Molecule: RNase P RNA; transfer RNA
Organism: Stappiaceae bacterium
């Protein structure tokens, strides 16, 4: 120095002036408004967006409604191993596979010897393999064909063709044999475990696909703050259709049909039990309360490779409702341009213009995970060059 | 704010792993004296990036885009 890896923080900074808005206090304001309490106005003080708030994809709190069967069935997720956490498809270390010289990265990484089912097109054959070309034999005889057999090495097809390399063997040839190698598989030995090595046996039986069904093991009860709950205004205190119950008659019992009483005068009134769901109709476009002390955040130390987790001490840190969290000025820094000075170049230094910026903006709250993002800054690391 | 479905030519629409149908439309011809109707021909269509698989509109993950539904009260 030049090319890279992982791993973090940050996301202009000071002042100045007008505003916005939640809290808190004040009467020192001959202020509105109210009977008062109070509220607005007002003056001080204090707080006031993100690393992602964003997508709503996980996973919880909270609220509400179901719950005989629910540790089920069906649907739906999630998959090596062990660990963390309230939990989770996150983290964190580890195993194995693939990459990358290398720091490192990347993996829906359980079961294809339960069962089905799919493998188009090519090909002879595609799943209880097969023989088109060839190789070898025999026989035939028109001597280059034709026909039975053997053969899977080698060509052809295909994303895949029933281990792979040598080597022995043979008519040709083939795990037929043999040696490594891969697989099955039994045990032993180290590990919590995944899994990793040794020793032994078998002569290959077993192709591929489960982000097709399906099996195994585990997890999931539903909707969502516009949830829910209370105040207040208005409205036709309305309809029809269930479900629970209330009278009544039948029935053993499930369970079925039906409204009944009184009161006067053929009609009308009252009593008798009503409630909750869905749909259609009507009102209304107020306001509180969930709502911010919370698996809450900074320090310190202790345990643990680490995720985290234990103790101690500290601080309180937005909360609007068409929705505040701004604008505008100055100086500094940062980027870029242009000029002009110095200098062999690298580049330095003056002065001016532009520009503050990229993603994007809470809206019940929390753990993550993805996607977006101009730029600036630290740390470990690994490769290669120069010099010492 | 939340929750939901879709996304295949200009336009409507079918297809659930194996060459993306069909209808209108539009462009060319052929009939015709012209034309209308027929007939016949014709096109860079799966919403973008990645995985899974020999193959992906189709299964899986992300992201972009359009549409619908949820106040309160008696």
């Nucleotide at each position: 120095c030049c090319a890279g890896u992982c791993g973090g923080u940050c996301g202009g900074a000071c002042g100045g002036u007008u505003g916005c808005u939640g809290c808190c206090a004040c009467a020192a304001g001959u202020g509105u408004c109210g009977a008062a309490a109070g509220a607005c106005c007002g003056u001080g003080g204090u707080g006031g967006a993100g690393g992602a708030a964003a997508g709503u994809c996980c996973g919880g709190g909270c609220u509400c409604c179901a719950u005989g069967g629910a540790u089920a069935a069906a649907c739906g997720g999630u998959g090596c191993c062990g660990g963390g956490u309230a939990a989770c498809a996150c983290c964190c270390g580890g195993c194995g596979g693939g990459g990358g010289c290398g720091a490192c990265c990347c993996c829906a990484g359980g079961g294809a010897a339960a069962g089905u089912g799919c493998c188009a097109c090519a090909g002879a054959a595609a799943g209880c393999a097969a023989a088109c070309c060839g190789c070898c034999u025999c026989g035939a005889u028109u001597u280059a064909u034709c026909g039975g057999g053997g053969u899977a090495a080698g060509g052809g097809u295909g994303a895949a063709a029933g281990g792979g390399u040598g080597g022995a063997g043979u008519a040709a040839g083939a795990g037929c044999c043999c040696a490594c190698c891969g697989c099955g598989u039994g045990u032993c030995u180290g590990g919590u475990a995944a899994c990793a090595g040794g020793c032994g046996c078998g002569g290959c039986a077993c192709g591929g696909u489960a982000a097709a069904c399906c099996c195994c093991a585990c997890c999931g009860g539903g909707a969502g703050c516009a949830a829910a709950a209370c105040c207040g205004a208005a409205u036709a205190g309305g309809a029809a259709c269930g479900g629970c119950g209330c009278g009544g008659a039948g029935g053993c019992a499930a369970c079925u049909c039906c409204g009944g009483u009184c009161u006067g005068u053929c009609c009308a009134g009252a009593c008798c039990a009503g409630u909750c769901g869905u749909u259609c109709g009507g009102g209304u476009u107020g306001g509180u309360u969930g709502c911010g002390u919370g698996a809450g955040g900074c320090c310190u130390u202790c345990g643990g490779c680490a995720a985290c987790g234990g103790a101690g001490g500290u601080c309180c840190c937005a909360g609007a409702u068409g929705a505040a969290u701004a604008a505008c000025c100055g100086u500094c820094g940062c980027g870029u341009c242009g000029a002009c000075c110095g200098g062999a170049a690298a580049u330095g230094g003056u002065c001016g213009g532009c520009c503050c910026u990229a993603c994007a903006g809470a809206a019940c709250c929390c753990g993550g995970c993805u996607u977006a993002c101009a730029g600036a800054c630290c740390g470990a690391c690994u490769g290669g060059c120069a010099c010492a | 704010g939340g929750c939901c479905u879709c996304g295949u030519g200009g336009c409507g629409g079918a297809g659930u792993g194996g060459c993306u149908a069909c209808g209108c439309a539009g462009a060319g011809g052929a009939u015709u004296g012209c034309a209308a109707a027929u007939c016949c021909u014709u096109g860079u269509a799966c919403c973008c990036c990645g995985g899974u698989u020999c193959g992906a509109a189709u299964c899986c993950g992300g992201g972009c885009g359009a549409g619908g539904c949820c106040u309160c009260c008696a």